[in-house]
Context: one part of a larger RNA
C1' cells in the first nucleotide's frame, strides 16, 4: 500500500447526489400505548421496568412414605463492572408524492411510479357463435351457450365522471346521385361443312346492377377537441356586467410552481440562530383536468423526496493493533 477485522480522545453526519458503508437496536416476561381508520387496524406503536446464583417456602399436576416437574408465584441473603452475561437476534418516529393491497418483471447493469389484480364500463357474438389456427379438412373456442364467450379500456374502497357528433372511425336508413363487379345479353370473327348450317372457340354494345362512395341520421368510459379582443363599479385596483369576432363546442367540479410551471430561488407563512431541492397556502395553470379517469383515501411499499430522535472513524483528521498478500533481502 491491497482485503478482511478490531479499538479510538473531543465533537456527532460537519462526510456525501444520497447516513451509501459502520455502528447502534434486537430474546422472552410484565406495565404502557397517540392521530387517524375501511372499526379490521394502526402496534411489537412509542416509552418504561425485569432476568444471576444459595437457601426457605407456597400454589398446581402426577406419586402419596418420602419425593418428581423443561410448570407457576413469594421472601431472604450472596457475588459482579457487567446475569437475553457468547453465537444468534427489529432501530424509532414525523410529512408529502406514486402504485389500493398479495402478487409479477428486464436469467447477465433497471424490481420500480412499470406488468397484473379484484372492481367499472363499452362492443361483437343466438350456435355449424363471434374470434383464432390451417390452403384444406379440420381444431381451439367449448363437451361451454349471453350470469356464457371474444376484444379494447380503466384498475380495492369513497365522492363523482361536465360540454361537443365539426375532422376520423363505427352503426343504422326498401329512397336519390356518381361509378360500375358478375351471370344474363343485340351481334360479330374464327373453326366446322361440296355449300348454307347446327355444333364448337373467341369476342361482345345498349341493357342488367351487388359492394363502394356521395347523402341524411345516430354514437365520446369510439379515436378525439373543449377560444380571442375590447369596454366598464364615486381614490386606485379588478370587472360579477356589457360589446364584437370566431368556433362543432369553447375547460364543468374537482386540484394547481404539482413525476405537470419556461419565466423561477414566483410570493407568503412553518420548522424559538441559519438553511428548503420539505410541508401549508396563494393563482399570473409557458402547457391540470375528469375510465388516455379527477380528487381523497385507512392498510401496505427492499419505492421516491424532506424533518426528527438514537447511534457511529462518514466526517474534523487521522492514528494503533491482528490475519492474509502484494512488495524487499536470501
Nucleotide at each position: 500500500c491491497c482485503a478482511u477485522g478490531u479499538c479510538g480522545a473531543a465533537g456527532g453526519a460537519a462526510c456525501u447526489c444520497g447516513g451509501g458503508a459502520a455502528a447502534a437496536u434486537g430474546a422472552c416476561c410484565c406495565c404502557g400505548u397517540a392521530a387517524c381508520u375501511u372499526c379490521g387496524g394502526g402496534a411489537g406503536a412509542a416509552g418504561g421496568g425485569g432476568u444471576g446464583c444459595u437457601u426457605u417456602c407456597c400454589u398446581a399436576u402426577c406419586u402419596u412414605u418420602u419425593g418428581a416437574u423443561u410448570a407457576g408465584g413469594a421472601a431472604a441473603g450472596c457475588g459482579a463492572c457487567a446475569c437475553a452475561u457468547a453465537c444468534c437476534a427489529g432501530a424509532g418516529g414525523g410529512u408529502a408524492g406514486c402504485g389500493a393491497c398479495u402478487g409479477u418483471u428486464u436469467a447477465u447493469u433497471a424490481a420500480a411510479a412499470a406488468c397484473a389484480c379484484a372492481u367499472g364500463a363499452c362492443u361483437c357474438u343466438g350456435c355449424u357463435a363471434a374470434g383464432u389456427g390451417g390452403u384444406a379438412a379440420c381444431a381451439c373456442a367449448a363437451u361451454g351457450u349471453a350470469u356464457a364467450g371474444a376484444g379494447u379500456u380503466u384498475g380495492a374502497c369513497a365522492c363523482c365522471u361536465g360540454c361537443c357528433c365539426g375532422g376520423u372511425g363505427c352503426u343504422g336508413g326498401a329512397a336519390g346521385g356518381u361509378c360500375g363487379g358478375a351471370a344474363g345479353g343485340a351481334g360479330a370473327a374464327g373453326u366446322g361443312u361440296u355449300a348454307u348450317a347446327a355444333g364448337c372457340u373467341u369476342u361482345g354494345a345498349a341493357u342488367g346492377g351487388a359492394a363502394a362512395c356521395c347523402u341524411c341520421g345516430g354514437u365520446a368510459a369510439a379515436u378525439g377537441g373543449c377560444g380571442a379582443c375590447a369596454u366598464u363599479a364615486a381614490c386606485u385596483c379588478u370587472a360579477a356586467c356589457u360589446g364584437u369576432c370566431c368556433u362543432a363546442a369553447g375547460g364543468u367540479a374537482g386540484c394547481g410552481a404539482a413525476a405537470u410551471u419556461c419565466c423561477u430561488u414566483g410570493u407568503c407563512a412553518c420548522u424559538a440562530c441559519u438553511u428548503a431541492u420539505g410541508c401549508g397556502a396563494c393563482c399570473u395553470g409557458c402547457a391540470c383536468g375528469a375510465a388516455u379517469g379527477g380528487u381523497g383515501u385507512a392498510a401496505u411499499g427492499a419505492c421516491u423526496a424532506c424533518c426528527c430522535c438514537g447511534u457511529u472513524g462518514c466526517c474534523u483528521c487521522u492514528g494503533a493493533c491482528a490475519u492474509g498478500g502484494a512488495c524487499c533481502c536470501g
This is a predicted structure of a 330-nucleotide part of an RNA (large-subunit ribosomal RNA, domain IV) from Nicotiana tabacum. The source organism's lineage runs through Eukaryota, Embryophyta, Gunneridae, Solanales and Nicotiana. It matches the Rfam family "Bacterial large subunit ribosomal RNA". Its family is annotated with structural constituent of ribosome and ribosome in the Gene Ontology. The prediction has a mean pLDDT of 84.